[in-house]
Molecule: transfer RNA
Organism: Parcubacteria group bacterium GW2011_GWA2_45_30
RNA sequence: GCCGCGGUGGCGGAACGGCAUACGCGAUGGACUCAAAAUCCAUUGUCCGCAAGGACUUGAGAGUUCAAAUCUCUCCCGCGGCA
Repeated sequence: GCCGCGGUGGCGGAACGGCAUACGCGAUGGACUCAAAAUCCAUUGUCCGCAAGGACUUGAGAGUUCAAAUCUCUCCCGCGGCA
């Protein structure tokens, strides 16, 4: 240099162009316990806000589309192969 695969929440990880993030771990609060562990219940992307609510968000930027994590292009990063 060329080719292929990948980059999604605090972590792992799923997702047909149609509620952005299922599920698990972790965290926080609660139940249970003398107390804990285990188990069970609830909540849990980020920012602003007392709240109601609002804005933003799938490596970065652009494009296509009514609608993009998903399709296209450029770039960045990682892994593998070829030279």